[in-house]
Context: one part of a larger RNA
RNA sequence: GAACGAACGCUAGCGGCAGGCCUAACACAUGCAAGUUGAACGGGAAACGUUGAUAGCUUGCUAUUGAUGUUUUUAGUGGCGAACGGGUGAGUAAUACAUAGAUCACCUACCUAUCGCAGGGGGACAACAACGGGAAACCGUUGCUAAUACCCCAUACGACCGAGAGGAGAAAGGAGCAAUCCGGCGAUAGAUGGGUUUAUGUCAGAUUAGGUAGUUGGUGGGGUAAAUGCCUACCAAGCCUACGAUCUGUAGCUGGUCUGAGAGGAUGAUCAGCCACACAGGGACUGAGACACGGCCCUGACUUCUACGGAAGGCAGCAGUAAGGAAUAUUGGACAAUGGGUUCACGCCUGAUCCAGCCAUGCCGCGUGAGUGACGAAGGCCCCAUGGGUCGUAAAGCUCUUUCAGUAGGGAAGAUUAUGACGGUACCUACAGAAGAAGCACCGGCUAAUUCCGUGCCAGCAGCCGCGGUAAUACGGAAGGUGCUAGCGUUGUUC
Numbered sequence: 001g002a003a004c005g006a007a008c009g010c011u012a013g014c015g016g017c018a019g020g021c022c023u024a025a026c027a028c029a030u031g032c033a034a035g036u037u038g039a040a041c042g043g044g045a046a047a048c049g050u051u052g053a054u055a056g057c058u059u060g061c062u063a064u065u066g067a068u069g070u071u072u073u074u075a076g077u078g079g080c081g082a083a084c085g086g087g088u089g090a091g092u093a094a095u096a097c098a099u100a101g102a103u104c105a106c107c108u109a110c111c112u113a114u115c116g117c118a119g120g121g122g123g124a125c126a127a128c129a130a131c132g133g134g135a136a137a138c139c140g141u142u143g144c145u146a147a148u149a150c151c152c153c154a155u156a157c158g159a160c161c162g163a164g165a166g167g168a169g170a171a172a173g174g175a176g177c178a179a180u181c182c183g184g185c186g187a188u189a190g191a192u193g194g195g196u197u198u199a200u201g202u203c204a205g206a207u208u209a210g211g212u213a214g215u216u217g218g219u220g221g222g223g224u225a226a227a228u229g230c231c232u233a234c235c236a237a238g239c240c241u242a243c244g245a246u247c248u249g250u251a252g253c254u255g256g257u258c259u260g261a262g263a264g265g266a267u268g269a270u271c272a273g274c275c276a277c278a279c280a281g282g283g284a285c286u287g288a289g290a291c292a293c294g295g296c297c298c299u300g301a302c303u304u305c306u307a308c309g310g311a312a313g314g315c316a317g318c319a320g321u322a323a324g325g326a327a328u329a330u331u332g333g334a335c336a337a338u339g340g341g342u343u344c345a346c347g348c349c350u351g352a353u354c355c356a357g358c359c360a361u362g363c364c365g366c367g368u369g370a371g372u373g374a375c376g377a378a379g380g381c382c383c384c385a386u387g388g389g390u391c392g393u394a395a396a397g398c399u400c401u402u403u404c405a406g407u408a409g410g411g412a413a414g415a416u417u418a419u420g421a422c423g424g425u426a427c428c429u430a431c432a433g434a435a436g437a438a439g440c441a442c443c444g445g446c447u448a449a450u451u452c453c454g455u456g457c458c459a460g461c462a463g464c465c466g467c468g469g470u471a472a473u474a475c476g477g478a479a480g481g482u483g484c485u486a487g488c489g490u491u492g493u494u495c
Stems, first nucleotide, its partner, number of pairs: 001495004006491005013366006019359002021324001027321002030319003035080003040077002043074015087277003096202008106194002111190007119153004128143006160167002173182003203249003210240003215237008252274004256267004279300005302313004330356001332355003338352001339350004369400004379391005404436001406431005414422001439484005444465003450479005460467002
């Protein structure tokens, strides 16, 4: 000098764009953050019709009840999604990341293209009803029922197993008056997303020198979507290591960011890619995909409820609370846009996202007036003091302007035929009036800028050298000056 996710002190007019728990991966009240589908399914409820019965009677109304139709709604069964999106960086020095490869050793729901198929049958379980248990959470028994739920038979172009003969293996319907549309099953190819693997690179310590028995390799078996000690039985005795193994400490990695002429050094907030984690530890289930943040089971710690028998919970999602800390925001609006889930669609959901609020935290821009004006006013300060110098064209006065802020009126784009949270926002016009808007640090040298008063090795200053003991340009105040400016200084960290 530059930089910062900064903090502190003094000060503070406006706008745009960004950023905002770096500490306790500490604990969390409350609300919301993942639903959707009635065009898969059977019920329930409500409203409005049609129609039958009964009762009251005003003879065409009311009430109760049964059947049926339409619409709406939804607890349950089923489907898809919930493995994305969002958060955090604890762990991890290599099961990670970066770059370049391999996969004849692999998977891929939804999507696209192509080929082929969809025939027949069956039994359940929720919901519901009845009964029962429990404080609750919830649970049990019996009975009824539907499906694109489940099962069986048939068929099999591909595909699978097998040396071959041969074997085994699938489906689902729904909407519509209809045309037709939306789905289903098998297979091939693509696309997308992953899994695995090889090489190279990736912090410090030798006051860590030896480490390793599933360890290194082979054979048989098992297992996986898939190669492999991945697992297991047996056999052999290997394998790594001063080119630093092992151990210990520290750490998410990268694109990048900061600095620097560069080489380097430091760093990894925001944005983007990858990884890991989801109270701590372990485990599997479902599924195309998880060993699953807002799923399940077990153990543990903690918290809550309890009728003491037993239950419930997990903000490192968005807000917010407490604590810690020098320190970091609203329990906001909207799905209008972009994107995601679902649905034939309309739509619904979306604290992703888009916006608004708070904060000079940063960067950038603008303003706080312009011209004229000497009696060089008053006043302050200084001096060699009837006077002079300086603040100073500064003020006053006169003549102008109105950016920004203010008030009033108009008023977008962002949206395609429709739909705008932002928002009566941006922007435009008019009006009034210099009106509402300047501070902070420094002035001994380094280092731009000096005098007076007070103090008297005191009080104090200080980045270094050093100032202060009676004439202090170094302390405190004043006047003047210098620098930067809605900021200025100090502290911290990096180059």
A computed fold for a 495-nucleotide part of an RNA from Prostheceraeus crozeri, annotated as small-subunit ribosomal RNA, 5' domain. RNAcentral holds the full RNA, with entries from SILVA. The coordinates come from a structure-prediction model, not an experiment, and the mean pLDDT is 87. Rfam family: Bacterial small subunit ribosomal RNA. Its family is annotated with structural constituent of ribosome and ribosome in the Gene Ontology.